[in-house]
Context: one part of a larger RNA
RNA sequence: GAUUGAACGCUGGCGGCAUGCUUAACACAUGCAAGUCGAACGGUAACAGCGGGAGCUUGCUCCCGGCUGACGAGUGGCGGACGGGUGAGUAACGCGUAGGAAUCUGCCCAGUAGUGGGGGACAACCCGGGGAAACCCGGGCUAAUACCGCAUACGCCCUACGGGGGAAAGGAGGGGAUCUCUUCGGAGACCUUUCACUAUUGGAUGAGCCUGCGUCGGAUUAGCUAGUUGGUAGGGUAAAGGCCUACCAAGGCGACGAUCCGUAGCUGGUCUGAGAGGACGACCAGCCACACUGGGACUGAGACACGGCCCAGACUCCUACGGGAGGCAGCAGUGGGGAAUAUUGCACAAUGGGCGCAAGCCUGAUGCAGCAAUGCCGCGUGUGUGAAGAAGGCCUGCGGAUUGUAAAGCACUUUCAAUUGGGAAGAAAAGCGAAGGGCUAAUAUCCCUUUGUCUUGACGUUACCUUUAGAAGAAGCACCGGCUAACUCCGUGCCAGCAGCCGCGGUAAUACGGAGGGUGCGAGCGUUAAUC
Numbered sequence: 001g002a003u004u005g006a007a008c009g010c011u012g013g014c015g016g017c018a019u020g021c022u023u024a025a026c027a028c029a030u031g032c033a034a035g036u037c038g039a040a041c042g043g044u045a046a047c048a049g050c051g052g053g054a055g056c057u058u059g060c061u062c063c064c065g066g067c068u069g070a071c072g073a074g075u076g077g078c079g080g081a082c083g084g085g086u087g088a089g090u091a092a093c094g095c096g097u098a099g100g101a102a103u104c105u106g107c108c109c110a111g112u113a114g115u116g117g118g119g120g121a122c123a124a125c126c127c128g129g130g131g132a133a134a135c136c137c138g139g140g141c142u143a144a145u146a147c148c149g150c151a152u153a154c155g156c157c158c159u160a161c162g163g164g165g166g167a168a169a170g171g172a173g174g175g176g177a178u179c180u181c182u183u184c185g186g187a188g189a190c191c192u193u194u195c196a197c198u199a200u201u202g203g204a205u206g207a208g209c210c211u212g213c214g215u216c217g218g219a220u221u222a223g224c225u226a227g228u229u230g231g232u233a234g235g236g237u238a239a240a241g242g243c244c245u246a247c248c249a250a251g252g253c254g255a256c257g258a259u260c261c262g263u264a265g266c267u268g269g270u271c272u273g274a275g276a277g278g279a280c281g282a283c284c285a286g287c288c289a290c291a292c293u294g295g296g297a298c299u300g301a302g303a304c305a306c307g308g309c310c311c312a313g314a315c316u317c318c319u320a321c322g323g324g325a326g327g328c329a330g331c332a333g334u335g336g337g338g339a340a341u342a343u344u345g346c347a348c349a350a351u352g353g354g355c356g357c358a359a360g361c362c363u364g365a366u367g368c369a370g371c372a373a374u375g376c377c378g379c380g381u382g383u384g385u386g387a388a389g390a391a392g393g394c395c396u397g398c399g400g401a402u403u404g405u406a407a408a409g410c411a412c413u414u415u416c417a418a419u420u421g422g423g424a425a426g427a428a429a430a431g432c433g434a435a436g437g438g439c440u441a442a443u444a445u446c447c448c449u450u451u452g453u454c455u456u457g458a459c460g461u462u463a464c465c466u467u468u469a470g471a472a473g474a475a476g477c478a479c480c481g482g483c484u485a486a487c488u489c490c491g492u493g494c495c496a497g498c499a500g501c502c503g504c505g506g507u508a509a510u511a512c513g514g515a516g517g518g519u520g521c522g523a524g525c526g527u528u529a530a531u532c
Stems, first nucleotide, its partner, number of pairs: 001532004006528005013379006019372002021337001026335003030332003035078003040075002043071002047069003050065007085290003094215007103207002108203007116150001118148002125140006156165003170195006178189004216262003223253003228250008265287004269280004292313005315326004343369001345368003351365001352363004382412004392403002395400001416473001418468001421465002426459001431453008476521005481502003487516005497504002
């Protein structure tokens, strides 16, 4: 000099854009952060409509009916493995980079072949019982895209090449003939569109595994190792492998630093520097690890799973003392620690995600707002004129010098803030109507394109423009001995004090304290800490 996720002191007008627990991976009150689908299912607790009935106060109350819109609880599907947080652990194939072969991959895309016919349950519900509660037990009924056989098998799997094994699920919309059933309302077969379903091939995406090289300090750590190193056989896994087991051999690593100890998430990058290098790894992005501590598996395409389960432990809470409940390193917020770090805010309008045919619902992701000069950038605190060089201050050699065109005065301007009115863009979709095209037996339905129409904004009293008023509301901080830009007076008297280094102070201190003046930066300025 540059820099910082900074803090402290004094001071403080506005805006834009960023950033904001570096410490206790300390403990957490409260609310919210992952749901959704009725177009899978049986149903109907609530709300609304409709129909029927009763009472009457004649427009209200009650009862009944899943008939309709919908929908609590339940069965079922998909998603809770993403998104969000943290950096404890880890010196490791963890990360970075370059390769590899023995693998899996829901949803998505493309291809091939299918989607036939049956069965038995269990919730909800009803009945009964236990418990303070959490919740649990017994009996009975029932549906499905839940579960299980049978049939079929292009391709698929196993094979001793003879053969053997193995699937599926339906839902919604529309329809002219024909047929079946009918309570004459309709329901179904059939055709068709679409969403799903099964098997398999390929892709895409994601993930698992292996290897070369690189990856901090200590030798006041020199030897380490028995599943250890290799082989055979078997097991296990999606998959290679001592990954595991049995047997056999005695290997394997190490001064090119093994082992041990300490420290540490890694990288893209960031800071500095002419560079080489050095230091760091906040924000943003990629990877990894963790989710009260330790262990374990279940489900699933995917977890050994932050807001799932089980066990143990510590802690907290409830209890009828028998037994139960919990996990903010999600967003806010509280206590504590600390020099130190924000709101228990608004909205799903946009972007993205989950579910859904869709409408839509959910989303503390995200978009915004609030707080903080924490940083960077921009703007303002006025402009011109004005010598009687006013008054006052301060110095003085008493003549004057300086503050100083500074002020006052005069003439202007109105950024920003204040006030008045207006006012973009972030919004494209979806929905509805029409036209064209596609599928189709079809002018239904459905899908695509074009066009018209109708709306949808948290921010938001937005940005921006404009009205009004008036210099009106807006300057400090550090320093002045040398380094280092900037000097005099008074006070003090080795005292009080200053100080980054050299050093000042013991009676004229440009070095202490105050004042006047000056210098440097400026909504900041200094100090401290840290890095180059």